[in-house]
This record gives sequence, C1' cells and structure tokens, in this order.
RNA sequence: UGAGUCAGUCAGGCAGUCGCUUCAUCGUAAGAUGGGGAGGAAAGUCCGGGCUCCAUGGGUCAGAGUGCCAGGUAACGCCUGGGGGGCGCAAGCCUACGGAAAGUGCCACAGAAAAUAUACCGCCGACUUGUCGGUAAGGGUGAAAUGGUGUGGUAAGAGCGCACCGCGCCGAUGGCAACAUCGGUGGCAGGGUAAACCCCACUCGGAGCAAGACCAAAUAGGAAUCUGUUAGGCGUGACCCACGCUAGAUUCGGGUAGGUUGCUUGAGGCUGAUGGUGAUAUCAGUCCCAGAUAAAUGACUGUCCAAGACAGAACCCGGCUUAUCGACUGACUCUUUAU
RNA sequence: GCCGGAGUAGCUCAGUCGGUAGAGCAACUGAUUCGUAAUCAGUAGGUCGGAGGUUCGAUUCCUCUCUCCGGCACCA
Repeated sequence: UGAGUCAGUCAGGCAGUCGCUUCAUCGUAAGAUGGGGAGGAAAGUCCGGGCUCCAUGGGUCAGAGUGCCAGGUAACGCCUGGGGGGCGCAAGCCUACGGAAAGUGCCACAGAAAAUAUACCGCCGACUUGUCGGUAAGGGUGAAAUGGUGUGGUAAGAGCGCACCGCGCCGAUGGCAACAUCGGUGGCAGGGUAAACCCCACUCGGAGCAAGACCAAAUAGGAAUCUGUUAGGCGUGACCCACGCUAGAUUCGGGUAGGUUGCUUGAGGCUGAUGGUGAUAUCAGUCCCAGAUAAAUGACUGUCCAAGACAGAACCCGGCUUAUCGACUGACUCUUUAU
Repeated sequence: GCCGGAGUAGCUCAGUCGGUAGAGCAACUGAUUCGUAAUCAGUAGGUCGGAGGUUCGAUUCCUCUCUCCGGCACCA
C1' cells in the first nucleotide's frame, strides 16, 4: 500500500417561526411560564420471565420441548468459556453435536445382493466343453456393498499371518467434566437414516392487559337445546384421590359501547472500585429518562456536510431472528515494498 | 394489541407413512354440424408462496421469512 477478520459507537447537525401530547406551578376561567416526549431494531410474536385471573394440593398416563461438558442468569431453546467435527494461508468463522450391538419401520431406479444375506462378469481347480466346487484380489450397479495401505502366503484368493493407520475393550496419566495422550489387548465387533417411530436424561399447569378490579348508563331481567338432582359441573388434555364452591354448558335474541384503575421507579441507566479468562456478580456515588386511547412526538424556512437507510411505543423486561443509506473508533491477520 | 388458520395448473380442490404431483371446470387442436353449442378424441400448462437446512432424494421433516383470512369488550 492493498485485501480481510472481530468488537463497538452514531443514525443528519444548528438556528428561527407555528403547532401536538403529558406533568408541575400560577390563574375563577380563558390561558401563561417551565420540564419531559420513540428504536436499535419500537418489527416478527419465535423462546423465557415478571404481573393478573382460573378457590387449593397430590399422583399416574398422554402431550410438547431441549440434547457434547462446565459455568452465568429471575428464567431460557439465550449468553460465556472449553472439548469434538468442518471451512479458511491466517486473524477467525460455522456446528439440532446423546443412543443405530433395546426394538420396529424405510432405503425408489439400477444392481447378483440394500442386510437372518448373497455371487453377474472375472480368477483358480476337477472332470470335460458346460457343469460342479473354491474365492471375493479385480470389474460392473448405486447416494451407500462386511475397514484401508503394504508385505508374506496360496491352485487362485481371503485378517489367513504380520507391520502401520482406523475401530472396539481394558488400564494409566492430565483435566471438575466433555475429552486428550500413552500402553496393552481383540482380527474386527459387522451399511445408512433418530429435523422416521422410538429409547435414555432433563424441563414444562392453562389463559392472557380486549388479563383483572371499580364506577356509571341501558333492557324483552328473555327463548331453545343438552347434561343432571345419593348425582353432575367448575379447578382450561384424560383419569384417580383429598378439599372447596355450586345447578352448569352451548346457541339465538336484547342492551351499552362512556369513565377511573392496571400504567410505568425498573431483574432501570451512567460513572468508579473489587472478584472472575469471560458471560456476570457485589459495593459506592449519581440520575429520573414517553405514557397516548382514534391515539401526541410534526410542518415550514434558512444554513452546513459525507446528502440522511430500515422503520413508529400501546402492560413491562431478558434474548433470538429478520430489515437497514452510510460514517467513525479500537484490536488483529495475510500480501507487496522499504528499512 | 393478543390468539388461531391457510398458501399446490387460469379457478375450485386432492395428494395417508419422504421415491419425483393429479381430478373437475376453463384454454388450445382435431372430429362431428350448413354453422354454433353439446358430445367424442387428443394436447399444453406447475420455481408446490420465497430462502436456507436434514436426507442419496423434500409438496411432505425442521428453521427463518412474505402474503391472505378468521376470532376477541362489557351487562342482564
């Protein structure tokens, strides 16, 4: 110099004029003054939790989810660190990564054979000119064919023997563990698929702020069907037990569609110190930072530059995923050149 | 805002347990008819909403995403 990797920040700035919303103060009121006013994803609603209701507790089965190990956390399918595998020259990135010798299923076409096995071509031997026996080196089929390379051996061959690699089992060492390394041992266990059923281990009650609570207004204070009165129903999959409450469920018809609350101070932000490789935890100081309800956060003008992307809160948090014009900061890797 | 469902030919829908996707109507060509319809014979038409993954192989299994549709309040 060029190419790239990782972590993070910002998301047009400034000024003026006119508005919108909320809170505080002043004011009888109209209004005035002052403070606050969207995001990194507010999104998808894919996970987890708080909060609220279902009166409450226990058990069995079903169902759903997760899946290497250790840790973090309120919790998680998230995050951090580590191990195995894959990709990259490297920085680094990706990883649904338990079990196929518990069982069942499936593997189209091709092929001899797709899994209790078996032999199309070939090779070898015998009799003999097409049969029998041996074999699985080589060829052929397929996504996949009973471990690979070499050497000995043999009629030809073959883990048949041996060496190395791979695999299983046992032991030692290191590590909390996943696992790694080393040594011994067994000729070799015997295809793939578990994002097929399943097995193993662990986790999980349901519904959602249109939850729920209160006030006000209004009426045809109704009708039908089903279940049921030693019962049944409710406790949001089924069943059982204890306990509590009680007639219940569905449909049709009628009425009101106004207000208050839940509502924003929170697993909160910022700064510093300490423990930890880190996620994160503890302590101290400091700050208050949207709360609307047809729903505010905008419009116009001027100016500067690199010319402004994706996009708009609706009970609240922690994550993941997806969308996103560009600009900047830090750390690191490779290449070229120079010293 | 919350909850649920669907996407396959031009339209309406099938497709069980992964093996290479069909039916009816519509379209086109031919026959029949003086001509049209009906009828008969045949033909074409599919990124299975999109992207990625698992698998030898995906409409089907898993993840993400796009579009469309439906439901909900209170009182007696």
Molecule: RNase P RNA; transfer RNA
Organism: Gammaproteobacteria bacterium